RNA sequence: CAACGGGAGCCCCGUGAGCUGGGGCUGAGAGGGCGGCAUCCGGGCCGCCGACCGUCUGAACCUGAUCCGGGUAAUGCCGGCGCAGGGAUG
Numbered sequence: 001c002a003a004c005g006g007g008a009g010c011c012c013c014g015u016g017a018g019c020u021g022g023g024g025c026u027g028a029g030a031g032g033g034c035g036g037c038a039u040c041c042g043g044g045c046c047g048c049c050g051a052c053c054g055u056c057u058g059a060a061c062c063u064g065a066u067c068c069g070g071g072u073a074a075u076g077c078c079g080g081c082g083c084a085g086g087g088a089u090g
Stems, first nucleotide, its partner, number of pairs: 001090002003055004009025005032049006061086003067080004
């Protein structure tokens, strides 16, 4: 440089219908843009792009897990589990 992998949680207030506005916690990142589907009071889902993290020296991320201990307003918040099983390179 290119390619590939991956996640986006918890809580509060407002709004009264507009895929809506604001704030708090942890974190690198808590869905930023566009499009589509669903819903009709539910505020969800999907695709592409973007940001960010990771790519075997691999705890990025997934499973175990509706797990265990501690702590918090609450949470995958912290620790354990973890020389457990998976996991994406030229």

This is a predicted structure of a 90-nucleotide RNA (TPP riboswitch aptamer (THI element)) from an Actinomycetota bacterium. The organism belongs to Actinomycetota, within Bacteria. Its Rfam family is "TPP riboswitch aptamer (THI element)". From the family's description: Vitamin B(1) in its active form thiamin pyrophosphate (TPP) is an essential coenzyme that is synthesised by coupling of pyrimidine and thiazole moieties in bacteria. The previously detected thiamin-regulatory element, thi box was extended, resulting in a new, highly conserved RNA secondary structure, the THI element, which is widely distributed in eubacteria and also occurs in some archaea. Analysis of operon structures identified a large number of new candidate thiamin-regulated genes, mostly transporters, in various prokaryotic organisms. The THI element is a riboswitch that directly binds to TPP to regulate gene expression through a variety of mechanisms in archaea, bacteria and eukaryotes. through a variety of mechanisms in archaea, bacteria and eukaryotes. Tandem TPP riboswitches have been reported where both TPP riboswitches respond independently to TPP. The structure of TPP riboswitch has been reported for Escherichia coli and Arabidopsis thaliana. It was read from a public genome assembly, where an Rfam model found it.